[in-house]
This is a predicted structure of a 361-nucleotide part of an RNA (large-subunit ribosomal RNA, domain IV) from an Actinomycetota bacterium. The source organism's lineage runs through Bacteria, Bacillati and Actinomycetota. Rfam family: Bacterial large subunit ribosomal RNA. The coordinates come from a structure-prediction model, not an experiment, and the mean pLDDT is 88.
Context: one part of a larger RNA
């Protein structure tokens, strides 16, 4: 030294990223408990007192009580109820210890703020959370052989259910709310009218070929041309479907929600006004924020002193309403600030015990 207990003078968070770890509280009975709120809760709030053993005395009261007494509607009824039996104080007086919940066992508390409403789930082995799920809201699809899912298919699940069901998507108790835009995506609705696949159609056209014809011949053939049928290739117009193009509808569908000059009798500012551009130019509330770059923004409050933190202001680099907006009591081994108690966490270490290192074997 290392691990794991104990104990510790003044001080008491000075530690440190951060009270991490340690302590402190702890049980029972009495008092007494704020804000706040969803009235249910917060609460074991907070904060204080007491407690052993012995006598009064197993007493006072409580339960039960088939002796027994009243009552009546009669019955396995009701109601009081000695004794037994069981629970068992307050209070008075005494006793004893360094200590009385005497050992073990047994909540620390309080203020503010964030995010999540909540009890749940969660990365078996670095994450338990603010992430998932959750009641509840909306939307879209489903009319039953539903829709949707497994499966090639038989057939299954949905479901022995039937729109108060069942599937998808998003949001995520409550409360108050949820604006403006359908010009792009997508989705649903229309069918005039463009477009447009195979298929239909076949105008026409090539190939080959009896055959007919011109040329030339060495009479043995040779080259040109025109060609029916028949078989074979090509193939226009025209007919024709869903799509898409158009016309509409629709954001709790996917997604967007602006510049620039100017302008009031101090200044500053700009209800006003002028323009440019769009689909429409961010409404409520919130806002240096789990979102703010510059930023340790400015003011305030707390500290002596406070890049953190509450509370304001609003220049929102780049918040904003179901990718939900703002609140919110109760919840939280959540994150973050202070405060009380406490304490070896520290100034600063220092002993004591069990185990390990070390020697030896």
């Nucleotide at each position: 030294c290392c691990c794991u207990g104990g104990u510790u003078a003044a001080g008491g968070a000075a530690c440190u990223c951060g009270g991490c770890a340690a302590a402190u509280u702890g049980c029972c009975u009495c008092c007494g408990u704020a804000a706040c709120u969803u009235c249910g809760g917060g609460a074991g709030a907070a904060g204080g007192a007491g407690g052993a053993c012995c006598a009064c005395g197993g007493u006072a009261g409580g339960g039960u009580g088939a002796a027994g007494g009243c009552c009546c509607u009669c019955g396995c009824g009701g109601c009081c109820g000695a004794a037994g039996c069981u629970c068992g104080a307050a209070g008075u007086g005494g006793u004893g210890g360094c200590a009385c919940a005497a050992a073990c066992c047994a909540g620390g508390c309080c203020c503010a703020a964030g995010c999540g409403a909540c009890u749940g789930u969660u990365u078996a082995c670095u994450a338990a959370a603010a992430a998932c799920a959750c009641a509840g809201g909306u939307c879209c699809g489903u009319g039953c052989u539903a829709a949707g899912u497994c499966g090639u298919a038989a057939g299954a699940c949905g479901a022995c259910g039937u729109a108060u069901a069942c599937g998808g998507a998003c949001u995520g108790a409550c409360a108050c709310c949820u604006g403006c835009c359908c010009g792009g995506u997508g989705c649903u609705g229309g069918a005039a009218c463009g477009u447009u696949a195979c298929g239909g159609g076949g105008a026409g056209g090539g190939g080959u070929c009896a055959g007919c014809u011109c040329c030339c011949u060495u009479c043995g053939g040779g080259g040109g041309g025109c060609g029916a049928a028949g078989c074979u290739c090509c193939g226009a117009a025209c007919c024709c479907a869903a799509g898409c193009g158009c016309c509409a509808g629709u954001a709790a569908a996917c997604g967007g929600c602006g510049g620039c000059g100017g302008u009031a009798a101090c200044u500053a500012u700009a209800a006003c006004c002028g323009u440019c551009c769009u689909a429409a130019g961010g409404u409520a509330g919130c806002g240096a924020a789990a979102u703010u770059c510059c930023u340790u923004g400015u003011c305030g409050g707390g500290c002596a002193a406070g890049u953190u933190c509450c509370g304001a202001c609003c220049u929102g680099c780049a918040c904003g309403a179901a990718u939900g907006g703002u609140g919110c009591a109760a919840c939280g081994a959540c994150u973050u600030g202070g405060g009380c108690a406490c304490u070896g966490u520290c100034u600063c270490a220092a002993c004591c015990g069990g185990g390990g290192a070390c020697u030896c074997g």